Context: one part of a larger RNA
RNA sequence: CAUCCAGAAGGAAGCGAAGACCCCGUGGAGCUUUACUACAGCCUGUUGUUGCUGUGUGAUAUUGAUCUUAUAGAGUAGACAGGAGAAGUUAAUCCGUUGCCGCUAGGUAACGGGGAUUCACCAAUGUAACACUGUCAUAUCGAUGUUAUACGGCUAACUGCUUCGGCAGGACACCAAUAGGUGGGUAGUUUGGGUGGGGCGCCACGCCCUCGAAAAGAUAUCAAGGGCGCUCAAUGCUUGACUCAAUCGGGUCAGAAACCCGAUGUAGAGUGUAAGGGCAAAAGUCAAGUUGACAUGGUUUCGCACAAUGAGAGACCGUGAUUCGAAAGAAGGACCUAACGAACCACUUAAACCUCCUUGGUGGGGGUAAGUGAUAACAGAAAAGUUACCCCGGGGAUAACUGAGUUGUCUUCAGCAAGAGCCCAUAUCGACCUGAAGGCUUGCUACUUCGCCGUCGUCUCUUCCUAUCCUGGUGGUGCAGCAGCUGCCAAGGGUAGGGUUGUUCACCCAUUAAAAGGGAUCGUGAGAUGGGUUCAGACCGUCGUGAGACAGGUUUGUUGCUAUCUUCUGGAUG
Repeated sequence: CAUCCAGAAGGAAGCGAAGACCCCGUGGAGCUUUACUACAGCCUGUUGUUGCUGUGUGAUAUUGAUCUUAUAGAGUAGACAGGAGAAGUUAAUCCGUUGCCGCUAGGUAACGGGGAUUCACCAAUGUAACACUGUCAUAUCGAUGUUAUACGGCUAACUGCUUCGGCAGGACACCAAUAGGUGGGUAGUUUGGGUGGGGCGCCACGCCCUCGAAAAGAUAUCAAGGGCGCUCAAUGCUUGACUCAAUCGGGUCAGAAACCCGAUGUAGAGUGUAAGGGCAAAAGUCAAGUUGACAUGGUUUCGCACAAUGAGAGACCGUGAUUCGAAAGAAGGACCUAACGAACCACUUAAACCUCCUUGGUGGGGGUAAGUGAUAACAGAAAAGUUACCCCGGGGAUAACUGAGUUGUCUUCAGCAAGAGCCCAUAUCGACCUGAAGGCUUGCUACUUCGCCGUCGUCUCUUCCUAUCCUGGUGGUGCAGCAGCUGCCAAGGGUAGGGUUGUUCACCCAUUAAAAGGGAUCGUGAGAUGGGUUCAGACCGUCGUGAGACAGGUUUGUUGCUAUCUUCUGGAUG
C1' cells in the first nucleotide's frame, strides 16, 4: 500500500413519509350559535269531515203593540194628507181593584160592577185643533225567520275500549287544506380584500389638492402634509355702482382696537369649506330686478397617459319658453379643480303612446319615458363563528430552528480628556462627543430549506479561539515589605464538588492555585435521555351565548433503521 474479517457511527444537508406547524385555495369536512335561507316538529285561527237543540248577548229581515206634556188652552196637541161623522147590548160613559208608563197633570191595559150613551164638528185658546182613516217620524217593548258569538244539553257522524251484548267520549278530537307564529331538531351554505408571514390594528378599498415625481406626459410603498361624502332660494342669474388688507395724519365721549374725514396703498385682503392655480372699472364688495339651479335634442373632453369604456363630472351648439339689460349681450347654478352609485324591486309623475281584459259610456292590469329610494368592500353576491378530532391540493411566492446578510441592540477596544484623585487629567477612576472590532444577545430582512437538514436542556466524546480565571515571564504604581491595583507577552496544562429549578441562565453552600469566556448546524438523538416545549384524554382559572380559546397553571402521553460508500478502531493475509 492492497484485499478481507470484526467493530464504532463523524459525513453522504443518510433511509423512511408529495411537512401534521405556518400561509395560500372565492378546496373539503366535523361541531356551534341571538350568521343567512329553508324543512320537519310544535302552537294558534279559519275551512272541510260536521249533525240536533236550549239560554244569554248582538246583527239583520218581516211583523205587532206602545210612546210623543214649553206657554195659553177643559187637557200629555209628534208631522202630513183625507175628513163630517165615528164608537157602542159582541156592553159605551161611569165606579172599584190590580199591572205598566209618567213631565205626578195624567195616560194605558186587564178583571169585576153597571146598563145607554160617549167622542168629534161648533166655540175658546194657540204657530198648529182634536173623532175616525192612511202614510211617515221619535223612543220603547215583544213575536217569527236567518245569522254571529259565549256557555250548556243531546246522539247519529267520528274516536277509544269491549265479555261483541254494549260502555265511555262526542260534533270536540283525529285527519286534510290554508294562514300566522315558533323552530340548530335537521339541512344547505356563507363567514371579503389589502398587509415587510398571518392574526390584532389600520384603510393606504370611491374621490380632490400639494410634495415625493428625476423642468413634456405618466409614475409605486401600511411614503410625507391635508381635505370630500356637503352647504346656499341666495352664498344662483342679470344690470348698475364700488375697491380691499395695512400704515400714516386729523377728529366729542373713544382708550392699542368702535365710527367719521384725508393720504399712501398690484393685492400684503376677499373669494361658503382642503390645497394649488386664478381674479382689481373683477371672479372681490354693495344695491335693485329676478329664477337659465329651464325643457328637449346633438357634438365633444376627462373617466387605467399614449387602446376601449359604465356611472359620474365638464365644455360647445340647435330648437322652444323665459329673466335681466337702452342695447351689444349674458344666463343650462355657485372663480376652477372634490361633494358620488348599475341591474332587479318599490313608489311617484300621466297631459302622451303601445298592449291585454271589460263596457252602452266607461273602468282596470302590464309596458314605453322621467324622477326618488343603495349597494362607502364605492363597475354594486342576500351571509356568523370554531376545529388541538381534523383532511386535501399547493407554497420556501410566506412565518416558527439553523445558516446567510445587516449590526440598531449587545460585548470588547480605541481617540479626545472636562473632572475625581490634598496638589497633579492619564498610579487608579473617567463624563460629553467620536471611531472601530467581534458576530456569543436581541432585533430587522425573507436569500437557502415546507416531494421534511429531528426542536430546548442534560449525559458522553473530540477539537479549536483568546478578549487569560489559575500556573509562567515582565512594565507602571498613590510599589517599603506582605498583600494588592493596572498594563504587556503567553493558549503548555488546569479550570472541580454539592442544594433548589426541565431549565440555559441565576441564587446559595463548603472547598480550591483557579473554580475564565467562547466557537464547532445555539458541536454532538442512523450516540443515549425525554424533565421542558409542541398532537389526541382530563382538571382548574380567565375569556366566550356556544362550539371552543389562552408565550396561563396542572397530570398522562409509541423516540424507527439488519451500515451500500466514505471515515475511524482492532485484527488477518499478500
The part of an RNA shown here (large-subunit ribosomal RNA, domain V) has 574 nucleotides and comes from a Dehalococcoidales bacterium. NCBI's taxonomy places the organism under Bacteria, Bacillati, Chloroflexota, Dehalococcoidia, Dehalococcoidales. The full RNA is in RNAcentral, with records from ENA.